[in-house]
Predicted 3D model of a 1470-nucleotide RNA (small-subunit ribosomal RNA) from Trichopus zeylanicus subsp. travancoricus. Rfam family: Bacterial small subunit ribosomal RNA. Gene Ontology terms of the family: structural constituent of ribosome and ribosome. The sequence is in RNAcentral, with records from SILVA.
RNA sequence: AGAGUUUGAUCCUGGCUCAGGAUGAAUGCUGGCGGCAUGCUUAACACAUGCAUGUCAGAUGGGAAAUGGUGUUUCUAGUGGCAAACGGGUGAAUAACACAUAAGAACUUGCCCUUGGGAGGGGAAAAACAACUAGAAAUGGUUGCUAAUACUCCAUAGGCUGAGGAGCAAAAGGAGGAAUCCGCCUGAGGAGGGGCUCAUGUCUGAUUAGCUAGUUGGUGAGGCAAUAGCUUACCAAGGCAAUGAUCAGUAGCUGGUCUGAGAGGAUGAUCAGCCACACUGGGACUGAGACACGACCUAGACUGUUAUGGGAGAUAGAAGUGGGGAAUAUUCCACAAUGGGUGAAAGCUUGACAGAGCAAUGCCAUAUGGAGGUAGAAGGCCCACAGGUCAUGAAUUUCUUUUAUUGGAAAAGAAGUAAUGACAGUAUUUGAGGAAUAAGCAUCAGCUAACUCUGUGCCAGCAGCCAUGGUAAGACUGAGGAUGCAAGUGUUAUUUGAAAUGAUUAGGCGUAAAACAUCUGUAGGUGGCUUUUCAAGUCCACUGUCAAAUCCCAAGGCUCAACCCUAGACAGGUGGUGGAAACUACCAAACUGGAGUAUGGUAGGGGCAGAGGGAAUUUCCUGUGGAGCAGUGAAAUGUGUAGAGAUUGGAAAGAACACCAACAGUGAAAGCACUCUGCUGCGCCGACACUGACACUGAGAGAUGAAAGCUAGGGGAGCAAAUGGGAUUAGAUACCCCAGUAGUCCUAGCCAUAAAUGAUGGAUGCUAGGCACUGUUCGUAUCGACCGGUGUAGUGCUGUAGCUAACAUGUUAAGUAUCCCACCUGGGGAGUACGUUCACAAGAAUAAAACUCAAAGGAAUUGACGGGGGCCUACACAAGUGGUGGAGCAUGUGGUUUAAUUUGAUCUAAAGCAAAGAACCUUAUCAGGGCUUGACGUGCCAUGAAUCCUCUUGAAAGAGAGGGGUGCCCUCAAGAACGUGGACACAGGUGGUGUAUGGCUAUCGUCAGCUCAUGCCAUAUGGUGUUGGGUUAAGUCCUGCAAUGAGCGCAACCCUUGUGUUUAGUUGCCACCAUUGAGUUUGGAACCCUAAACAGACUGCCAGUGAUAAGCCGGAGGAAGGUGAGGAUGGCGUCAAGUCAUCAUGCCCCUUAUGCCCUGGGCGACACACAUGCUACAAUGGGUGGGACAAAGGGUUGCGAUCUUGCGAGGGUGAGCUAACUCCAAAAAUCCAUCCUCAGUUCAGAUUGUAGACUGCAACUCGCCUGCAUGAAGCCGAAAUUGCUAGUAAUCACUGGUCAGCCAUACGGCCGUGAAUUUGUUCCCAGGCCUUGUACACACCACCCGUCACACUAUGUGAGCUGUCCAUGCCUGAAGUCAUUACCUUAACCAAAAGGAGGGGGAUGCCAAAGGCGGGGCUAGUAAUUGGAGUGAAGUCAUAACAAGGUAGCCAUACUAGAAGGUGCGGCUG
Repeated sequence: AGAGUUUGAUCCUGGCUCAGGAUGAAUGCUGGCGGCAUGCUUAACACAUGCAUGUCAGAUGGGAAAUGGUGUUUCUAGUGGCAAACGGGUGAAUAACACAUAAGAACUUGCCCUUGGGAGGGGAAAAACAACUAGAAAUGGUUGCUAAUACUCCAUAGGCUGAGGAGCAAAAGGAGGAAUCCGCCUGAGGAGGGGCUCAUGUCUGAUUAGCUAGUUGGUGAGGCAAUAGCUUACCAAGGCAAUGAUCAGUAGCUGGUCUGAGAGGAUGAUCAGCCACACUGGGACUGAGACACGACCUAGACUGUUAUGGGAGAUAGAAGUGGGGAAUAUUCCACAAUGGGUGAAAGCUUGACAGAGCAAUGCCAUAUGGAGGUAGAAGGCCCACAGGUCAUGAAUUUCUUUUAUUGGAAAAGAAGUAAUGACAGUAUUUGAGGAAUAAGCAUCAGCUAACUCUGUGCCAGCAGCCAUGGUAAGACUGAGGAUGCAAGUGUUAUUUGAAAUGAUUAGGCGUAAAACAUCUGUAGGUGGCUUUUCAAGUCCACUGUCAAAUCCCAAGGCUCAACCCUAGACAGGUGGUGGAAACUACCAAACUGGAGUAUGGUAGGGGCAGAGGGAAUUUCCUGUGGAGCAGUGAAAUGUGUAGAGAUUGGAAAGAACACCAACAGUGAAAGCACUCUGCUGCGCCGACACUGACACUGAGAGAUGAAAGCUAGGGGAGCAAAUGGGAUUAGAUACCCCAGUAGUCCUAGCCAUAAAUGAUGGAUGCUAGGCACUGUUCGUAUCGACCGGUGUAGUGCUGUAGCUAACAUGUUAAGUAUCCCACCUGGGGAGUACGUUCACAAGAAUAAAACUCAAAGGAAUUGACGGGGGCCUACACAAGUGGUGGAGCAUGUGGUUUAAUUUGAUCUAAAGCAAAGAACCUUAUCAGGGCUUGACGUGCCAUGAAUCCUCUUGAAAGAGAGGGGUGCCCUCAAGAACGUGGACACAGGUGGUGUAUGGCUAUCGUCAGCUCAUGCCAUAUGGUGUUGGGUUAAGUCCUGCAAUGAGCGCAACCCUUGUGUUUAGUUGCCACCAUUGAGUUUGGAACCCUAAACAGACUGCCAGUGAUAAGCCGGAGGAAGGUGAGGAUGGCGUCAAGUCAUCAUGCCCCUUAUGCCCUGGGCGACACACAUGCUACAAUGGGUGGGACAAAGGGUUGCGAUCUUGCGAGGGUGAGCUAACUCCAAAAAUCCAUCCUCAGUUCAGAUUGUAGACUGCAACUCGCCUGCAUGAAGCCGAAAUUGCUAGUAAUCACUGGUCAGCCAUACGGCCGUGAAUUUGUUCCCAGGCCUUGUACACACCACCCGUCACACUAUGUGAGCUGUCCAUGCCUGAAGUCAUUACCUUAACCAAAAGGAGGGGGAUGCCAAAGGCGGGGCUAGUAAUUGGAGUGAAGUCAUAACAAGGUAGCCAUACUAGAAGGUGCGGCUG
């Protein structure tokens, strides 16, 4: 310090997630030792048991024990003193003087310190105790006795009160032989503690906006330690609040702690300071101090007890128990130390504290061994079978003993002469023995260090995010290995950081979330220039303080460290004192530049009101006229012979104002347009008279605010939601058409919203230009109007710098600065619910949460797509021609059937395809019969040579038996080939996966494309090049150009064919010369032909055109002319295209079978559907007879002449030919002659019968051919669809491969005869280039919206019901203070007679807790019903949006409809 995740990729915005640290933690697995810390975060829930507050006999009266007694000592129930208000615990309440910081004045203070003074004289009781007595107990009652440092009176007073006179108020003694010590009373001062006041700071909510009657102040009185409405009577009407009162929720506050670079954020365990509380509520008493944790009274709830009348208790002290909970310890030891209480002291007491125990809860330290050791051991894992790795790791040799175990010694902590140690026989130290006692956890796809095998097969599972798992998972499980940390390690939870995702430091708002619809203006914030004053802000110096601890830093002590200890300090807050005066504020005085006023001009659809006008529309009246009109893609509804439409004239009504008109004007915005008049607001320009900062912005507030809508009254021509009808359609609640009501218009009043937009708040400066328009000034422009110049206010275009994610913006900023205001913080839920305000209503404004997702989004890029556009090509269409689709048959496919009908191929790009040939074989299939190292390969052993022949059995495979034979080589062991038998490794598989693959192939497509290097542009994806202008069959070429070049494709090179030349001349050829039946033979090399090498064609030449180019058009010559024709040749890629059944191959599967052999069957089935063909339907024909002309192929297991035979298929014979020699072989259409004469025929030939031939072991299932006989459908084919542009289509035969034969009408070739049409691109299909839009990228077979149905989830509403809390009215009114009272009572003093003062009890009153009744508010839970929302697997209906999304979309509003939605009115361009 960053990283992962939106996309095909990119940049940005933006959320989610991760890596770090921390914890009073918990939990899984594991666990050696020690030190130092820490340990109920939940139920302020309930508590058994004992303990935690006592001490003083030197205050005092008694009693008891010890001793025989005196004396002495010890113990202590009571009176009395001090303490118990400290210490210890907890955080419920509390949002306030509670806490923190800094100040203050009207107070108090036991014990302590310093200091002054004093203690004289009297008195009366009451506990204990005794007697009697009540009660179950707790606890008492009556009578009697008694001491004091208990109580009380008088006196005194440097104290208190009061203006003064004057008045009021004290005391205690004890110990000691004594000195003296300890106490007592009263002043003054101090220290420390406490009470009170005040400034500042201290959480969230405005869906809490008004709160307050003792409330705010005053006076009198009361009260307090003290101030004070603290209390009361009267008077006044104040006080608090948008700088957030009141209310509600939450919370002890702080030093600090964690984190962070910091600013901050979170937190408030342990330690320390303060506060509050002590079962819940109220109350006072005592006291220096309490309204009191281990005190009291009272009410309530709860728990024990009881004799039922009563009585007792409170662990939020330390242990401990139950409960709750994920979760938190011993009913330990000791007062040795420190501290507290008490005492004169010794002492006593102390669950404070000091220690130990338990817990890896945390931090720190330390060990589990060190050195050598390769046979690279066994074993595990992997493997390419060579090896690698665990791994010097182990074993083994040697060394050491920290720690643990076990002996011995043994502290400091003790101050204060001695004595005194819980911890503790602990720390520490010294011996002994022996590597001995001691390693785990998590992870290993990326982030993130670390990889393989096995199992599993979208299952089981994993997961922090992205994601993983559907048969080869580095992501699941296990193993091996590796990595990280280590007595721990992972997980979970919380918090901070990363997060500049709340931005003071330090963000944004045109399109990503976000500028209020616009203006006026209050509070507030900010504010021009000059000079003073002042010192609030600001700055400087000094100083007080912010406890200690902590943090930081420097030393020191435990062997180190954690830990402890000593000293020091920065920064910051705040108070005081002194100073400075620039800036801000204040005070005072000026100024004119900002702003305004006055003045002179000027523009304008600015506003309101009134008046006037013409064109058009509709309606009505009238004339002419006579059949349609209207409407649409096409129609229909509608209208018209009762006279429409058209046309002439007239009348009425309402609404809107053509042209001018603009890129224009004006207004704050909404908005504003015929003309004229009246009233009125504002802007701009000029000159520079006046005021003198009067300014800017603006939370609340107020005003205006399109359209739609609402209320009331008018008006109503046209248009037109709703509605009706007609069409369209699968439907059509729409688009289109015919009608048509609200409404649209006016007046008055509401509503307050729009894509109210420049999606851009307002104001003020500054920062290049150019062009244009509007208003206006000047002008040395002019006679005038223009042109041109200049200033200013506006309105536009373009553009530099800059800025921006990019697009864009750019003096009219989205640049650069200042000021003020509004708003934003992931998507959805949702601008919704609830609440509140406004509104007549519709609704508007304000405005959440639960839940859910990992994205949603912006700009730009490349593609793909569009019922977007432009250009171009192609038998794509058009123009032609022949077919298919109808018939019969052939073949293939589907389906069905079957024991099996083996399998694959399925739009184009499967279907006469794999298959260039299924009777057996093939053959993969089925049934049956058999084999199991196998039909085949390699290795081993034994045996026999091998080959051959015969017999039995069987459907065959096979099984059994017999015979014959004895080779080659030789070192005489053996070996080679072959056969048989045996055991084991293994063979074998047309079994699966073409979605694990190689190779091959189809297709787009012979379409013209696909890329790279360098450079340049861009943040990047990417662009440029490859686009533009021409041209071409072509990314072919030319030209221009930030591109320059290059590669794969195109073209060319290759083959065939078309012309010629040369060479060659047999088996081919024959012009001349001979010759034959015949190029048969001699001969010839001219011709044809053959086959090798050359030549030829290149827009080369001419004319035109083009830009001068590339090229195009025409022409000449030429066998051929613009690629001459045809073939082969197939770029980058697409389709998970096809093929595991050509072959190869990973993995999986079978192994007496999914392998192998054999016989027979099947692949040939047959209601049907499709595809490709053949033959036809006839006269351009068919039959018969006769006569001509080819090319290219094939042949020895072959082609087979000739002769002969058969009607024929064929048979017999077998010349020739291993082929330019011979054979297949006859070419056919054609030509000549003749018959048929338009018919289901002399067309057509299916089907069937019968007789034969051939091949072959075999012709039944299931071959082909022949003869005779039979003679079906069919008379040119609906919708639809296909081939073909010249030697082509069409037509005619011929031939080959496969092959014993053939189901071939197929497929591949060959020659013969030989057309028609197109000089075009509107349309259909397909393709290429450019451009445009996009919400698509699996790429339109895309994406995607809503209802309905089902399931689940959270939530709103809801007759209600049940609670908590809060305040309040009334009733009741405990304890208690205070007041009143004279009913009862009373030791001290006065008086001594009564009585008085004072006290106590009772009673009464005020206040008052709990309780009761009542309504109210807030809030929680629950509820039949009901509303929408979200999420779900491949449900139903439609197709609203994205492309012109097929009616452009969207916003506001209204109506309407199953649903998306549709329509009207106004607006926006996104």